RNAcentral holds the sequence, with entries from SILVA.
A computed fold for a 1498-nucleotide RNA from a metagenome, annotated as small-subunit ribosomal RNA.
It matches the Rfam family "Bacterial small subunit ribosomal RNA".
[in-house]
RNA sequence: AGAGUUUGAUCCUGGCUCAGAUUGAACGCUGGCGGAAUGCUUUACACAUGCAAGUCGAGCGGCUGCGCGGGGGCAACCCUGGCGGCGAGCGGCGAACGGGUGAGUAACACAUCGGAACGUACCCCGUCGUGGGGGAUAACGAGUCGAAAGAUUCGCUAAUACCGCAUACGACCUGAGGGUGAAAGCGGGGGACCUGCGAGGGCCUCGCGCGAUGGGAGCGGCCGAUGUCCGAUUAGCUAGUUGGUGGGGUAAGAGCCUACCAAGGCGACGAUCGGUAGCUGGUCUGAGAGGAUGAUCAGCCACACUGGGACUGAGACACGGCCCAGACUCCUACGGGAGGCAGCAGUGGGGAAUUUUGGACAAUGGGCGCAAGCCUGAUCCAGCCAUUCCGCGUGAGUGAAGAAGGCCUUCGGGUUGUAAAGCUCUUUCGGCCGGGAAGAAAUCGGGCAGGUGAAUAAUCUGCCUGGAUGACGGUACCGGAAGAAGAAGCACCGGCUAACUACGUGCCAGCAGCCGCGGUAAUACGUAGGGUGCGAGCGUUAAUCGGAAUUACUGGGCGUAAAGCGUGCGCAGGCGGCUUUGUAAGACAGGUGUGAAAUCCCCGGGCUUAACCUGGGAAUGGCGCUUGUGACUGCAAGGCUUGAGUUCGGCAGAGGGGGGUGGAAUUCCACGUGUAGCAGUGAAAUGCGUAGAGAUGUGGAGGAACACCGAUGGCGAAGGCAGCCCCCUGGGUCGCGACUGACGCUCAUGCACGAAAGCGUGGGGAGCAAACAGGAUUAGAUACCCUGGUAGUCCACGCCCUAAACGAUGUCGACUAGGUGUUGGGGAAGGAGACUUCUUUAGUACCGUAGCUAACGCGUGAAGUCGACCGCCUGGGGAGUACGGUCGCAAGAUUAAAACUCAAAGGAAUUGACGGGGACCCGCACAAGCGGUGGAGCAUGCGGCUUAAUUCGAAGCAACGCGAAGAACCUUACCUAGGCUUGACAUGCAGGGAAAUCUGGCAGAGAUGCCAGGUCCUUCGGGGCCUUGCACAGGUGGUGCAUGGCUGUCGUCAGCUCGUGUCGUGAGAUGUUGGGUUAAGUCCCGCAACGAGCGCAACCCUCGUUCUAUGUUGCCAGCGGAUAAUGCCGGGGACUCAUAGAAGACUGCCGGGGUCAACUCGGAGGAAGGUGGGGAUGACGUCAAGUCAUCAUGCCCCUUAUGUCUAGGGCUGCACGCAUGCUACAAUGGUCGGUACAAAGGGCUGCAAUGCCGUAAGGUGGAGCGAAUCCCAAAAAGCCGGCCUCAGUUCGGAUUGGGGUCUGCAACUCGACCCCAUGAAGUCGGAGUCGCUAGUAAUCGCAGAUCAGCAACGCUGCGGUGAAUACGUUCCCGGGCCUUGUACACACCGCCCGUCACGUCACGAAAGUCGGUAACACCCGAAGCCGGUGGCCCAACCCUUCUGGGAGGGAGCCGUCGAAGGUGGGACUGGCGAUUGGGACGAAGUCGUAACAAGGUA
Repeated sequence: AGAGUUUGAUCCUGGCUCAGAUUGAACGCUGGCGGAAUGCUUUACACAUGCAAGUCGAGCGGCUGCGCGGGGGCAACCCUGGCGGCGAGCGGCGAACGGGUGAGUAACACAUCGGAACGUACCCCGUCGUGGGGGAUAACGAGUCGAAAGAUUCGCUAAUACCGCAUACGACCUGAGGGUGAAAGCGGGGGACCUGCGAGGGCCUCGCGCGAUGGGAGCGGCCGAUGUCCGAUUAGCUAGUUGGUGGGGUAAGAGCCUACCAAGGCGACGAUCGGUAGCUGGUCUGAGAGGAUGAUCAGCCACACUGGGACUGAGACACGGCCCAGACUCCUACGGGAGGCAGCAGUGGGGAAUUUUGGACAAUGGGCGCAAGCCUGAUCCAGCCAUUCCGCGUGAGUGAAGAAGGCCUUCGGGUUGUAAAGCUCUUUCGGCCGGGAAGAAAUCGGGCAGGUGAAUAAUCUGCCUGGAUGACGGUACCGGAAGAAGAAGCACCGGCUAACUACGUGCCAGCAGCCGCGGUAAUACGUAGGGUGCGAGCGUUAAUCGGAAUUACUGGGCGUAAAGCGUGCGCAGGCGGCUUUGUAAGACAGGUGUGAAAUCCCCGGGCUUAACCUGGGAAUGGCGCUUGUGACUGCAAGGCUUGAGUUCGGCAGAGGGGGGUGGAAUUCCACGUGUAGCAGUGAAAUGCGUAGAGAUGUGGAGGAACACCGAUGGCGAAGGCAGCCCCCUGGGUCGCGACUGACGCUCAUGCACGAAAGCGUGGGGAGCAAACAGGAUUAGAUACCCUGGUAGUCCACGCCCUAAACGAUGUCGACUAGGUGUUGGGGAAGGAGACUUCUUUAGUACCGUAGCUAACGCGUGAAGUCGACCGCCUGGGGAGUACGGUCGCAAGAUUAAAACUCAAAGGAAUUGACGGGGACCCGCACAAGCGGUGGAGCAUGCGGCUUAAUUCGAAGCAACGCGAAGAACCUUACCUAGGCUUGACAUGCAGGGAAAUCUGGCAGAGAUGCCAGGUCCUUCGGGGCCUUGCACAGGUGGUGCAUGGCUGUCGUCAGCUCGUGUCGUGAGAUGUUGGGUUAAGUCCCGCAACGAGCGCAACCCUCGUUCUAUGUUGCCAGCGGAUAAUGCCGGGGACUCAUAGAAGACUGCCGGGGUCAACUCGGAGGAAGGUGGGGAUGACGUCAAGUCAUCAUGCCCCUUAUGUCUAGGGCUGCACGCAUGCUACAAUGGUCGGUACAAAGGGCUGCAAUGCCGUAAGGUGGAGCGAAUCCCAAAAAGCCGGCCUCAGUUCGGAUUGGGGUCUGCAACUCGACCCCAUGAAGUCGGAGUCGCUAGUAAUCGCAGAUCAGCAACGCUGCGGUGAAUACGUUCCCGGGCCUUGUACACACCGCCCGUCACGUCACGAAAGUCGGUAACACCCGAAGCCGGUGGCCCAACCCUUCUGGGAGGGAGCCGUCGAAGGUGGGACUGGCGAUUGGGACGAAGUCGUAACAAGGUA
């Protein structure tokens, strides 16, 4: 620091996801040791049991359970409070600390900084006192009641308990004269003196206390400023409320309380209300700013079963106190009582989840005490838990035969792997044995010095010294012996992300953080081997921050991605021109206070290190106080003119409102003329018209809109505005001066305007026209088209308030190249003028520089560079929806979520593909022609059906006379039946051997089986052969979607690419586009391209011409010979021909066109002319095209069978459908007779002549020929002649009957051919569809492969005869190039929308129903404080006649306030809810086709 994911690819926007760090964690697997730390985050749920706050006898009365002393007693034991002590009690101090928890609280609760009107026990420093009296009461004793808790009566007693009196430095009150108010004692020591019978006391002194008061420290109470979460779908709140006065109250200020008066106070800088939450130091994260958080530690607050209340006290409205109410639990004798773990342990419950009912007061601290000491679940320790952090170990060295085993393998090997074993060492930790701390020094004792004192005593301070004290713990640590001995797992290995193979599985099981894996070769599932990462841990889950600049202060955006309010005016708010002076709020600088400690950071120190602990420093962005400065902002005062405005003079304009008026046109009405149609459409029909339409003429009515001008024009804030004239009126702009003097810009809320449609009331209504009706179209057509037609459109008034209200671009200002046009105004120059040119200003358009932008594009009218202010955005869907509010008559508008769901949605541009887009071009593509096919019969193939089997494959073009260039058996793969199992076939090894081959016989359908006969070669090793066994064979079994190879197709179409350069952020583009031209990306020209490759063309074969060479088996002109005749013979090379070679054609020449280029048109010559004809040749690629059944091959499957052998059957089955052909339908023909001319092939298990036989197929026979020699072999159409005469025929030949021939082991299923007989359909073929552009079509025959034969009419070749037509490219099909649109990219056989049906999920509405919360009104009113109080009761003080009275107090009662409770109507909120509404998702459901191309109606 980034990465993955939208696309075919790209850039951008944008979300989702990951890598990091962290945690009081939990869960899974695993687990050696130690140190340090943490440990109910959930039910502030309920709690058994124990402990957590006591102490003081030096305050007091007392006490004999214990120890000591004394006394009595033989003893048991008794007496004695004398001493040590002490239960309970009175009294003092403490119990308000310490410890827990976070429910409540959005607040003066907390944090920071300040403040004034307060309190303060214990502590410290001062001042002054501490005198003298009195009356009670617990304990205790004796009773009573009660189950208990406890209560109560009488009696005795003490105090540092209580109450007067005296005194008063200071305190308080005051009318300044005065008045008021205190105390308590206890202990230690002591010489003289005094008192007392004594005990003792006085006295002196010291210490501790007590009272009053001043001050301090620390602590606490109160007040202010600033800061502190979310919601406006909470906008108004408030009655003690805000202030004042009197009174009260408090420790203290204050509406804190009360009476009266006034009517204030708070709020958009967010009051009130609702939700959530203890706050902070800090902690986690982050570069920081921030974000999240508030366990442990520390500070503050709040709470203590829930609610209320006060008492005591220095302090509480009190966790282990009290009272009341409530809920709950427990005890009970049913009358009544008791309780509060959010203290430490512990229990139940809840939960994913959190420990021991431990030890000790040794240390630190706290309470009490003079002290010793006691108490202390504070604390210090220990225990449990890998919960976290840190450290250590599980060994080290050597060791290649690279062991064995595992795994993989191309079978060679590789890997595990120096890993192990082996050898040599070491011994941390653990186990064993032994030693063994620090933490502990105070208090205390002794000594010395000093203080105090009369004192050497007592006591205090300091120093020296002595002894005691350890829970942890026999722990840390140290030493010793033994011994590698006791100690490794977890996750991951497709990309992100380090790490790969095998097997299993087969869209199953499963994985998954995102993208995504799995449908038979899964590096993604499971297992194994191997590897990677971390390591006593490792993963997962949850959560926070980061990455995320994805809320943007630092640090984002808004033309098209989400985002500029429809427009203006404008209050608050924000911002604001030049200049002077003052001020000092902001600002800046210095000083200073504070910012607790801990934490973080730096430097040290201590544990062997680290974690951890500890000393010092720094830091703590902040706030306060103070001093200074005066630039900038603010404030105050003054000035200025450039911003803004006013005035004056012009100008343009569909700017607005009102009134009037004009012509054209449509429609309607009346009348005239006039006759059969009009209208409408793609074509029609509905409609109108003989009752006279339409057309035409005249006249009239009425409404609406204003042609031409007219524009790329003008005006307006926007919406918007158009005949002409008048009235009223707003704004703009230009120009010369003058004036005001910052008056400005923007603008939340607010106000106004706001197209169309729509609504209300009343008018109006010509045309147009939702709805509606009819006619068409259509599969349907609730549409598009047509005929009609009502609201509406128009006017007036009032609403509505929305638009793609768009420049998809907020307003204002400044700055930053130009060019061209146009509108309005001004100036200058020229011109006689029309006008032209230059310039300036305000608009309005186009092009464009810099710059910006993701790109497209914008570009002085910015989307550039800046400033001010406002509005808005934060993934897609759900949704601009629900609920709530506001507005509206309604329609609806506005404000505006969530659950749930997806891994994208999107912008711009690129390459393709596609379009019922465009332009250009080509092709037997159409057209022009010729002949077919589709109809018939038959043949062949396919589908279907059938079958035991009808083997398999091929499927639009590009399957279907295709694989098959030969299915009777064989082939053959299929079926039935019968056999075989190392096999029909190959190789190897081991064993055995006589047999096998062969001959004969028997059985059988045959394979085969059985019987008999007979027997090989040899180098002597063996081989051949057979048999047995083991390895293995075999498979036309599967997968052509695992493959090779081969092939089809687009297409013989002209295309497909690369290097370098250039352009672009990039995908890509350029080149290859453009202008011409070509059959061609063929060539030329141009051009940021220049070159190159694969294709095209050419090179190859063949045909056409000539030449040369050669001349048999070919040829025969000339010469010779022979014959009935024939190259038959001699001979010849002239010719044909054959074979080989060469020439020739290149737009080379001429002319026209052309860019004088390519090229094209015409011509000459030539056998051939513009690639001469034909062939071979098939670019990059497409179709997961075809083929596992040609062959090869991975994997899978079968192995007495899916292999193999055999016989028979099937592949030939037939209601049908399709394809390709043949033969025909006839006279351009049929038939009979005669007669002529080919080419190319084939031939020895072969072709076979002449001859003979047969009507014929054929038979017989065999000359010749391995073939330019012989044979197949007759070519046929043609030509000549005869007959047929338009008919189902002398056409046509199917079908059937009979008889034969040939091949073959065998023609039944199931061959071909021949003869005789039979003589079907068919009279030229619907929609449609195929081939062909010249030696072509058409037509005619010939040959060959395969092959015993043949279903061949097929296929492949060969020649004979031999046409017609092409105007042309509008249309159909296919293709090429350019361009355009695109929501397609599996690429239009694409994509995709909505209803309906089914399932699942969340949400809304809903009659209602059940809760919760906080208020309000009223009722009742506990405890308690406060107030009142006739009667009742009462020790201290006062008076007194001694009995009363007074002062004062109390119970009781009354009253105010008052918690819980009750009643009531509302508010807010949650749950459930028949039914209902839309939404989301779901596998291949239904109906249509809305959108994307002109998407077929943009």
Its mean pLDDT, the model's own confidence on a scale to 100, is 86.